[in-house]
Context: one part of a larger RNA
Molecule: small-subunit ribosomal RNA, 5' domain
Organism: uncultured bacterium
RNA sequence: GAUGAACGCUGGCGGCGUGCUUAACACAUGCAAGUCGAACGGGCGAAUUAUAUCGGAGGUCUUCGGGCCGAAGAGAUAAUAAGCUAGUGGCGGACGGGUGCGUAACGUGUGGGUAAUCUGCCUUUGUCAUAGGAAUAACUGCUUGAAAAAGUAGCUAAUACCAAAUAACAUAUCGUAUAGGCAUCUAUAAGAUAUCAAAGAGAAAUCGGACAAAGAUGAGCCCGCAUCUGAUUAGCUGGUUGGUAGGGUAAAAGCCUACCAAGGCGACGAUCAGUAGCCGGCCUGAGAGGGUGAACGGCCACAUUGGAACUGAGACACGGUCCAAACUCCUACGGGAGGCAGCAGUGGGGAAUAUUGCACAAUGGGGGGAACCCUGAUGCAGCAACGCCGCGUGAGUGAAGAAGGCUUUCGAGUCGUAAAACUCUGUUGUAAGGGGAGAUAAUGACGGUACCUUAAAAGAAAGCCCCGGCUAACUACGUGCCAGCAGCCGCGGUAAUGCGUAGGGGGCAAGCGUUAUCC
Repeated sequence: GAUGAACGCUGGCGGCGUGCUUAACACAUGCAAGUCGAACGGGCGAAUUAUAUCGGAGGUCUUCGGGCCGAAGAGAUAAUAAGCUAGUGGCGGACGGGUGCGUAACGUGUGGGUAAUCUGCCUUUGUCAUAGGAAUAACUGCUUGAAAAAGUAGCUAAUACCAAAUAACAUAUCGUAUAGGCAUCUAUAAGAUAUCAAAGAGAAAUCGGACAAAGAUGAGCCCGCAUCUGAUUAGCUGGUUGGUAGGGUAAAAGCCUACCAAGGCGACGAUCAGUAGCCGGCCUGAGAGGGUGAACGGCCACAUUGGAACUGAGACACGGUCCAAACUCCUACGGGAGGCAGCAGUGGGGAAUAUUGCACAAUGGGGGGAACCCUGAUGCAGCAACGCCGCGUGAGUGAAGAAGGCUUUCGAGUCGUAAAACUCUGUUGUAAGGGGAGAUAAUGACGGUACCUUAAAAGAAAGCCCCGGCUAACUACGUGCCAGCAGCCGCGGUAAUGCGUAGGGGGCAAGCGUUAUCC
């Protein structure tokens, strides 16, 4: 000098940041990933119309017995239909958010390679979309179960599923030519054979679908170099090292298998053990260097522990599936449910670390043609002097140098212009009024906040450490090697500037000291 700090004493305000460093310990509760009815069949359904029925205000005729016309309203059926929606289907749940367990590794950093690769949505270009089929959820009936859920029979739709047609600059095989390279080869051109597509919705505009080529973006794999400590760890290795063949992957490869060979690594530190996420950065330092990896940004790894695959453009998937284990919960004891290292919050651990807040207004993300919906990402607010920065706690005049305290050589000295008193000011705070930008035509959580104006009133706002030397700052009393102090040297045993108290002084200041750690 620095800190994600803690502790002691003290504490007025604001702005911007930061806030479980320990138990990757266990978690009550709520929320954190949905959306699309313009993909689909159902279900519910305001409202409107029509029909018949009931109804009967009122009108009209009357031989006064009654007849005829008939509005409101009611439920029913049918049609149209705003809207809502469990299910099928599509896209998204691989992003965003968290944590640092593991990992000394191509994990990370940096520079390359991919003639060994993939890439949904997006952009550009070209060409297409013909004609069919069989199911299934929902639903209905029955059944089982305490529940979670499940079985069975029947019915139905699609942008769900499946065979067919058509198709090349696609794929596979076969050869040809030209050019080039990096060994396998690559690019271009013409060719033969075989194989593979599609979906509709909407009133329309339009939105979608299929194949191919290219781009953009993202990702996979490989390589050079760098990357902590220990030799009181010296030898390590059997898919091990290489080859051939086969398998496998989007893709090279012992990645896997069979066979063959006997290799491969190591004092330039293998192997083993310990520790650790890496970096941009951050702290310190004139620099070289040393330390560190909180917050913010990039990469990696993980999601109770261990294992596995499915779906998909992308996962071996935090809020998906399956299996095993530990733990917790429900149970009718047969069987089931769960995973905060998301945001809050609870217990526990600890010297120690916050609200079960508001809003999608902004920025961004997912879905949708859109309206819009979702978003604990994010924007804000709350708590904490935890840090940095800024401001204030008043200013001027004021000597009878008041009173009082302390000291005293008893003369006085000092606190000290300090106070009082008088004259001002109004930062902050309080009260009232107004109130920008963030927002584009509209939409503001923050928030009637920031800010501005006015009013009254010095009123409401100073402590902490130190004073022997290092090191700025001295006297008195008490104590008497006691009580105590102390970073080092050292103080204290009767005149202690070193202990305790007081007066005075010095330093820093809403902080000041101490402790811990790094330079």